[in-house]
């Protein structure tokens, strides 16, 4: 101090979460030991039992039993019985005092209830302090007790005795109370001081000594002062709700009386009508309130356990009574509810005291020891009581504290765990050596708290008639501790007995293996998990924190996320629709006075505790002890700058007055042309209207047109205009009254008179309602035609309400400049509308200054950023209104308003993590502009319809192996499935394997040959290895072991390749510049190009991949080489023939070269380039073709070409073998053949290629076959031999027909390849002769040597189902004005709520 979360990214607004601290806590999983503190927060529910207030015999009587003296009677002379006195002691009663504190709770209360500052001149106050001044003298009862006697009891009733400090009287009296009166004082009542004059009290007690009249000492009575304690008033302060606006009848005041301790409507009578309330009265909800505590920098926010102060209550409500004090927790009465006991008459009780128990609850303790200590009653004391306290138990509730070793120790042991198999890693960790002893255990010693007061003996002093008694101070003995044999010490044991919990994807420190497979799980917020899950579950390991860890509730922070410090309202949520105006809040100069607010100093107060800060005591430290600051409230004295009050006063604010011009400013009341429609009459015919195209509809009963005349409502073209006027809603044809406002000149008046305005009041668009009128045109509804899958829409033709006018009425709207209002300051530039001035003219203009209106553009500022920028959304000040995620909802209830429609006000459960703003990057658009392509068009040819071939789908099979499946799959992988391939399917076999490596072990294990079997394969017989550098090797066998082997699975785990967009013209990057940033510029704009080609221009200036070229190949030439190729020439030679000699001129083969660059020429243009049938030239603007495939997109395709990770299988998903199958067949669909014919089919004759390929081969030539072939037999590992053209050319026929067209398709008979053509080859004759007669929607390919058409050749390959698929070459066209559309694409640019990007997102229904 901040993270995380809206997005493709981005900047903002804004809500969620999160890290921190705290706790009277709870659950969860552990748990050595000590100190200090806390422990019913829920049902102020009900409570068994025990204790929690007595005490005093020194205030009374009285009572049983003891002791001791004393008298009496009986007599055994020392027993017994009675009295009596005297200590001690004491149940019950009488009476003092205390049971009004202490101790418990927080139910009521929102109040003078608390707090805090004061008041009482309006009080009272027991026991206690000081002081005065008394304490005479009488008197009559009642309990205890006795007797009788009721009642179960609790409790009584009647007679009878008896004390007292218990009760009543009298005297005794002022310094007290009241009345009168003088004197001072003060604050209204008053209050003090003095004289007077009336009133009013008490226990001869008790106890000691002494015995005198008394002392003392504790009571007691008056009374004045204090001290406590309390009572009552008063300022301010104290929760939410106005969806609670009004409340009050003893209310408010007064007089007279009564009550009180006292003041008062505290009560009463009687009189007045008052009295609170927007500064929140009443109401209703909630809650004891503080000191404090917790959190926070502060400010403030939240609590209000413990400890302390006030209050209040005591089962619930009411009441008094005693008493100084209670309207009284363990008092008393009534009257409810419960509970208990009963003889059913009637009676008792109140743990919100300490312990406990039931219940409630997520949850809170011992029926403990003692009065040793402090405190409190009593009481002269001794003491006696005291669940107050002081201790201890229990609970890791919280806080401090300490321990669970500690030092060396690497063969880095052994295990775990990962692992690329090498290692890494728990790890000095452990074991092992040396060692300490804190805590544990046992054993010994052993405290501090203890000061007192009593008793005993003494000393002083006091007081006293007294040396008694008694008081006070003192000395010495003695005596007192629950905790407790604790807490400290010491000594022995022996590392022994003593670590767990959370986490670890990112916030957030901390990571890998399994397992699981959107399962089971996690999670605070984002979010993980669908077969490689650092996120589940588990283990290793690692972080964090530690006797505690986590989770869960609640508080503050963090959040400036209610903002006083410290925020906002153009677009995010937010400015009321306008104006006028009471209360309220702010307020111009200047002077005087005052002293409220502000400033100074001083005195008070604000209990302790607590908290900061400075000391001190427990070994520390929590804990405790003293100091000491700190702040908040009063008083009183001082000052006066500002701000407030009082006066005076000034003109600038702000209003009046004159003088002017502007204007759709407002209301009424008359007038006006046009135009629509309607009426009446002409003229005059078949039509109109209306749409994108049509119908409804109107028209022959005369429409429509078009003339003329007349009705009626509504509304004012042109002028007009980011032009006026108003507060806004608004407002528009003239003229006429009435009338508000704003400006501009002047500066004569007032003299601050002013902004701002919750409530309130007024205006206030269309729609909409109530009466009543009016109604042409428009026209909601609603009828009719359309359109369409529907069309309750848009489009037509019709129409009611309304539009309209009078009175009322409704208060809303995107009522917007999505911008309240006032004043004041802050560069400019330019329009424009209304004044006013100055220059300068003869005069208007132009021009320059200035007020006010109203626009745009802009600096500076500002703003998230678009924007805005003197007419702020800049700087400032003042005052109202509003906002605080989103949705639910402007929804419901409730109030006011309203004829009603509905209008204001206006929530909450529930729900989401996001909703939003503004810019930016794509992509999209039945948006735009510019280009481009066999994209359309203009052509030609074809698919789609036959029937065959071939792939596919689908069915079907045991199997029909697998993959490819929109373009980009479907003659694709396959460039060639009868075995084989071969993955499939059945059958039969093998199990270190059918092929590879290693180690070791063995020399026929090979070879021929029979037998069995469909073969694999499995038995039989004969036969007997090679090489050496003598180590051993090659070959081969079976045999164990380590490995093999897998066309199983993931192309969404990958490599590599490979398609498509596309040969499309694009992608990007360095610096630098802009932008807060995501980004932009560069790369845009103007040309221009096939191209981001190139030029110009420019905050860009360079560069890259890409385009071009460079490469290969055709096309023209040159040169160089000439054998197998070639012959012009010359010479031989044949039936022919480069056959020969020759030659390399030409052809041709390949090697090097050249050649093309818009280079030249006009034109036109800056330029780049484009035109030009040019020129030249084989070839003319990339010559024609080919290779060349940018950043990337499609998780695109391929684990079955290969390769790879990760699962899986291991007598099998692995191998072998024979057999089927991959070739099925109702159907669909793709690519081709091949045809339908006369630009043709047939028959005969005739010519011209380029490019290949050949020794397991291609074959001349002969000879046989009608032929596929076959059998001879040459030649060639090829520019040498050899495979070999068709269309065409010429000539015959056939003549428009399912044919001499076309072949399907089937029947014979044969060649070929092969181990083998049965499923399932191909080729040949013979014979058969289907379908089809140009092909529906639709839809394919080509712009020139292209399509079209013609045949040749290669790969694969024993053959071939090849009509495929690469390549060859002959013949050889038509057509393109063009860019509107369809399809693709480039590129600027404009809207988005899309970014998985339109196959997108989304709304509503229903499940």
């Nucleotide at each position: 101090a901040g993270a995380g979360u809206u997005u493709g990214a981005u900047c903002c607004u804004g809500g969620c979460u999160c890290a921190g601290g705290a706790c009277g806590a709870a659950c969860g999983c552990u748990g050595g030991c000590g100190g200090c503190g806390u422990g019913c927060c829920u049902a102020a529910u009900a409570c068994a039992u025990g204790c929690a207030a007595g005490u005093a015999g020194a205030a009374c009587g009285c009572u049983g039993a003891c002791u001791a003296c004393u008298u009496u009677a009986g007599c055994u002379u020392g027993c017994u019985a009675g009295a009596g006195u005297a200590g001690a002691a004491g149940g019950a009663g009488u009476u003092g005092c205390g049971g009004a504190c202490g101790g418990g709770u927080g139910a009521g209360u929102a109040a003078c209830g608390c707090g805090u500052a004061g008041g009482u001149a309006a009080c009272c106050u027991g026991c206690c302090u000081a002081c005065u001044a008394g304490c005479g003298g009488g008197g009559g009862a009642u309990a205890a007790c006795u007797a009788u006697u009721g009642g179960a009891a609790a409790c009584g009733a009647u007679a009878g005795c008896u004390a007292a400090u218990a009760c009543c009287g009298c005297a005794u009296a002022a310094c007290a109370g009241u009345g009168u009166u003088u004197a001072a004082c003060a604050c209204a009542u008053g209050u003090u001081a003095g004289a007077u004059g009336c009133u009013u009290g008490a226990a001869a007690g008790a106890u000691g000594c002494a015995a005198a009249u008394g002392c003392a000492u504790c009571a007691c009575u008056a009374g004045u002062a204090g001290a406590u304690g309390g009572a009552c008033c008063u300022g301010c302060g104290u929760u939410g709700u106005a969806u609670u606006a009004g409340c009050u009848a003893g209310u408010u005041g007064g007089u007279g009386g009564g009550g009180u301790a006292a003041c008062g409507g505290c009560c009463u009578a009687c009189c007045a009508a008052g009295g609170c309330g927007a500064c929140g009265a009443u109401a209703c909800a909630u809650a004891g309130c503080c000191g404090a505590c917790c959190u926070g920098a502060g400010a403030g926010g939240g609590u209000g356990a413990a400890c302390g102060g006030c209050c209040a209550c005591a089962u619930u409500g009411g009441g008094a009574c005693u008493g100084a004090g209670a309207c009284a927790c363990g008092g008393c009465c009534c009257a409810g509810a419960c509970u208990c006991c009963u003889a059913c008459g009637g009676g008792a009780g109140g743990c919100a005291g300490c312990a406990g128990u039931g219940g409630g609850g997520a949850a809170u303790c011992u029926u403990c020891c003692g009065c040793a200590a402090u405190g409190g009653g009593c009481g002269a004391a001794a003491g006696c009581c005291u669940g107050a306290c002081g201790g201890a138990g229990c609970a890791a509730c919280g806080c401090c504290g300490c321990g669970u070793g500690a030092a060396c120790g690497a063969u880095g042991a052994a295990g775990g765990u990962c692992u690329u198999a090498g290692g890494a890693u728990c790890g000095u960790a452990a074991a092992g050596u040396u060692c300490u002893g804190u805590u544990g255990u046992u054993a010994g010693g052993g405290a501090c708290g203890a000061a007192g007061g009593g008793u005993a003996a003494g000393a002083a002093u006091c007081a006293u008639a007294a040396u008694a008694a008694g008081g006070u101070u003192u000395u010495u003995a003695u005596u007192u501790g629950a905790c407790g044999g604790u807490a400290c010490c010491u000594a022995a044991c022996g590392a022994g007995g003593a670590a767990g919990c959370c986490a670890c994807g990112g916030c957030u420190a901390a990571c890998u293996a399994c397992g699981u497979g959107c399962c089971a799980g996690c999670a605070g917020c984002c979010g993980c998990g669908g077969u490689a899950a650092u996120a589940c579950g588990u283990a290793g390991g690692c972080g964090g924190c530690a006797a505690g860890c986590g989770u869960u509730g609640u508080c503050c922070g963090g959040a400036a996320u209610u903002a006083u410090u410290g925020g906002g309202c153009g677009u995010a949520a937010a400015g009321g629709g306008a104006g006028c105006g009471c209360a309220g809040g702010c307020g111009g100069g200047a002077a005087a006075c005052u002293a409220a607010g502000c400033g100074g100093a001083u005195c008070u107060u604000a209990a302790a505790a607590g908290u900061g800060c400075g000391g001190g005591g427990c070994u520390c430290a929590a804990c405790c002890c003293c100091g000491u600051g700190a702040u908040g409230g009063g008083g009183u004295c001082c000052g006066a700058a500002c701000u407030g009050g009082u006066u005076u006063u000034c003109u600038u604010g702000a209003g009046u007055g004159c003088a002017g011009g502007a204007g759709a400013g407002g209301a009424a009341a008359g007038c006006g042309g046009a135009a629509u429609u309607c009426c009446c009459a002409g003229u005059g015919u078949a039509g109109c209207g209306g749409u994108g195209a049509a119908a409804u509809g109107c028209g022959u009963a005369g429409a429509u047109a078009u003339u003329g005349g007349g009705a009626a409502g509504a509304a004012c073209a042109c002028c007009a205009g980011u032009g006026g006027c108003g507060a806004a809603g608004g407002c528009g044809g003239c003229u006429u009254u009435c009338u508000g406002g704003a400006c501009u000149g002047u500066a004569a008046c007032u003299g601050a008179c002013g902004c701002u305005g919750a409530g309130g009041c007024u205006c206030g668009a269309a729609a909409g309602c109530u009466a009543g009128g009016g109604u042409a045109g428009c026209g909601a509804a609603c009828g009719g035609g359309a359109u369409u899958a529907g069309a309750u829409a848009c489009c037509c033709c019709g129409g009611u309400a309304g539009u309209c006018c009078u009175a009322g009425c409704c208060g809303u709207a995107a009522a917007c400049g999505a911008u309240g209002g006032a004043u004041a300051c802050u560069a400019g530039g330019u329009g424009u509308g209304g004044g006013a001035g100055g220059u300068a003219u003869c005069g208007a203009c132009c021009c320059c200054u200035u007020c006010c209106g109203u626009g745009c553009c802009g600096g500076a500022g500002u703003u998230a950023a678009c924007g805005c920028a003197a007419u702020a959304a800049g700087u400032a000040u003042c005052c109202c209104g509003u906002c605080u995620g989103g949705g639910g909802a402007g929804u419901a209830c409730g109030g006011c308003c309203g004829c009603a429609a509905g209008g204001u006000u206006g929530a909450a459960a529930c729900u989401c993590a996001a909703a939003g703003g503004a810019a930016u990057u794509g992509a999209c658009g039945g948006g735009g502009g510019c280009c481009c392509g066999c994209a359309c068009a203009a052509g030609c040819g074809g698919a789609g319809g036959a029937a065959c071939a071939u792939g596919u789908g689908g069915u079907u099979u045991a199997a029909u192996u697998c993959g490819a499946u929109g373009a980009u799959a479907c003659g694709c992988g396959a460039g060639g499935a009868a075995c084989c391939u071969u993955a499939c399917c059945c059958g039969g076999g093998c199990u270190u394997g059918a092929a590879a490596g290693u180690u070791a072990a063995c020399g026929a294990c090979g070879g021929a040959u029979c037998g069995a079997g469909a073969a694999a394969u499995c038995g039989g017989u004969c036969u007997u290895c090679c090489c050496u550098a003598c180590g051993g090797g090659g070959c081969g066998c079976g045999a164990a072991a380590c490995u093999a082997g897998g066309u199983g699975c993931u192309g969404c785990a990958u490599g590599g390749u490979u398609g498509u967009c596309g040969u499309c013209a694009g992608c990007u990057c360095g610096u630098g510049c802009c932008g807060u940033g995501a980004g932009g510029u560069g790369u845009c704009g103007g040309g221009u190009u096939a191209a981001g080609u190139c030029c110009c221009a420019u905050a860009a200036c360079g560069a890259g991949c890409g385009c071009a070229a460079c490469c290969c190949u055709u096309a023209c030439c040159g040169u160089u080489a000439g054998u197998u190729g070639c012959c012009a020439u010359c010479a031989g030679g044949u039936c022919a023939a480069g056959c020969u000699g020759g030659g390399c001129a030409c052809u041709c083969u390949a090697g090097c070269g050249g050649g093309a660059c818009u280079g030249c020429c006009g034109g036109u243009g800056u330029a780049a380039g484009c035109c030009g049938a040019g020129a030249g030239g084989a070839a003319g603007g990339u010559g024609g073709g080919g290779a060349u495939g940018a950043c990337g997109u499609c998780a695109a395709a391929u684990c079955a070409g290969c390769a790879c990770g990760g699962c899986c299988c291991u007598u099998a998903c692995g191998u072998c073998c024979g057999g089927g199958g991959c070739g099925a067949c109702a159907c669909a669909c793709g690519u081709g053949u091949u045809a339908c014919a006369a630009u043709g089919g047939c028959c005969g004759g005739u010519a011209c290629a380029g490019a290949g390929g050949g020794u397991a081969g291609c074959u001349a030539c002969c000879u046989g076959g009608u032929g596929a072939c076959a059998g001879g037999a040459u030649g060639c590992c090829a520019a040498u031999c050899u495979c070999g053209a068709a269309a065409g050319c010429c000539g015959g026929u056939c003549u428009c027909a399912g044919u001499u067209c076309g072949g399907a398709u089937c029947g014979g008979a044969g060649g070929c390849u092969g181990a083998a053509a049965c499923u399932c080859g191909c080729c040949u004759c013979c014979a058969u002769g289907a379908a089809g007669u140009u092909g529906g929607a639709u839809u394919c390919g080509c712009u020139a040597g292209u399509a079209a058409u013609c045949g040749c050749g290669c790969a694969u390959c024993a053959g071939c189902c090849a009509u495929g698929g690469c390549g060859c070459g002959g013949u050889g066209a038509a057509u393109a004005c063009g860019u509107u559309c369809c399809c693709g694409g480039g590129u600027c640019u404009u809207g988005u709520a899309c970014u998985c990007a339109c196959c997108g997102c989304c709304c509503g229904u229903c499940a």

The prediction has a mean pLDDT of 83. Predicted 3D model of a 1407-nucleotide RNA (small-subunit ribosomal RNA) from an uncultured bacterium. The RNAcentral record of the sequence draws on ENA and SILVA. It matches the Rfam family "Bacterial small subunit ribosomal RNA".